[in-house]
Context: one part of a larger RNA
RNA sequence: GAACGAACGCUGGCGGCAUGCUUAACACAUGCAAGUCGAACGAGAUCUUCGGAUCUAGUGGCGCACGGGUGAGUAACGCGUGGGAAUCUACCAUUCUGUACGGAAUAACGUUUGGAAACGAACGCUAAUACCGUAUACGCCCCAAGGGGGAAAGGUCCGCCGCAGAAUGAGGAGCCCGCGUCCGAUUAGCUCGUUGGUGGGGUAAAAGCCUACCAAGGCUACGAUCUAUAGCUGGUUUUAGAGGAUGAUCAGCAACACUGGGACUGAGACACGGCCCAGACUCCUACGGGAGGCAGCAGUGGGGAAUCUUGGACAAUGGGGGCAACCCUGAUCCAGCCAUGCCGCGUGAGUGAAGAAGGCCCUAGGGUCGUAAAACCCUUUCGCCUGUGAUGAUAAUGACAGUAGCGGGUAAAGAAACCCCGGCUAACUCCGUGCCAGCAGCCGCGGUAAUACGGAGGGGGUUAGCGUUGUUC
Repeated sequence: GAACGAACGCUGGCGGCAUGCUUAACACAUGCAAGUCGAACGAGAUCUUCGGAUCUAGUGGCGCACGGGUGAGUAACGCGUGGGAAUCUACCAUUCUGUACGGAAUAACGUUUGGAAACGAACGCUAAUACCGUAUACGCCCCAAGGGGGAAAGGUCCGCCGCAGAAUGAGGAGCCCGCGUCCGAUUAGCUCGUUGGUGGGGUAAAAGCCUACCAAGGCUACGAUCUAUAGCUGGUUUUAGAGGAUGAUCAGCAACACUGGGACUGAGACACGGCCCAGACUCCUACGGGAGGCAGCAGUGGGGAAUCUUGGACAAUGGGGGCAACCCUGAUCCAGCCAUGCCGCGUGAGUGAAGAAGGCCCUAGGGUCGUAAAACCCUUUCGCCUGUGAUGAUAAUGACAGUAGCGGGUAAAGAAACCCCGGCUAACUCCGUGCCAGCAGCCGCGGUAAUACGGAGGGGGUUAGCGUUGUUC
């Protein structure tokens, strides 16, 4: 000098655009953050012009694996980059073929009943795009190549929306490898499913992934193992560059969801607002037993030098469901708070010397603040008042918002501070103090003439900021 997610002190007019718990992955009151479909299904309720319409708990479908958060773990094929082969893929696109005949249940509901509650139990009834069987099989799968196996679902406003099998694609995901990726040797040896093989199992898929047997291997001074630290990257910052430091916001990847473990469902999870078990904590209880998980958005307590509203809207963009109308969406778009940062603007312009008054200095002549003020004249950015009023979205629909912008009015009217002045380093005098009080980044100032302390006048610098502290180069 530059930089900052900064903090502190003094000060503070406006706007635009950004940023805003770096600490306790500490604990959380309250509200909201994932639903939707009646064009899959039975039932119930309300309204009824008796045509029908609307609403809903339940069964069923799709979604809830996305989006949002955090930085605890991780030194690892986790990430980055470049390759690879033994794989899967709901929705979407294209193509081919099909959608036939039957059956048995069950929730809702009713009756009875247990429990304080959470939540159940028994009996009875019923539907489906829920479940099961048979038939068929262009592709499909298995095979000893003879053969064997395997599917479907209907709805409808008659337009269509669906369903099953197969193939291809797109996008997505899983797996393997080369290279790169921090400190310590005051860590030198580490390893027994360990290294390899065979048989078996297992997975969507290669593989000690698992298991039995066999062999005795594998890694390591080019640093294994162990300890410490840490999410990685695009980037950011500094710099002429090389290099150093860093990984907030935004984007990509991986990991986590009170702590530890586990699987279920599913195309996809070993699942933040799902389930089960154990633990700690909190809450309810009739003491028998139950409920919960903000590292989602707001918000609270706590910690801390320190970090915001318990706001509006789905109008736009995007996502989920639905044929659609539409519903949901703390994603998102906006608004609110904070000089936290960057950028822009203003706090007036011109004329004006008796160089007024006053302050300060003085050699008492004067000098200086100083064209500065007053005064005269002019303008109105921003602000304030008032009228009009968008783009964003159009066939229609605007939270923002009566906002931005534009027209008129108002009156110089409402708007300047902070640090410094010994040298480094731009800027000097007087008074007070007297090694005191104090200053200080370094050198150093102060013991009676202090340009270095405190005040004043004057000056220098930056400016809605200025200075200090911290950190990086």
RNAcentral holds the full RNA, with entries from ENA, Greengenes and SILVA. Small-subunit ribosomal RNA, 5' domain from an uncultured bacterium, 473 nucleotides, folded computationally. Rfam family: Bacterial small subunit ribosomal RNA. Gene Ontology terms of the family: ribosome and structural constituent of ribosome. The coordinates come from a structure-prediction model, not an experiment, and the mean pLDDT is 87.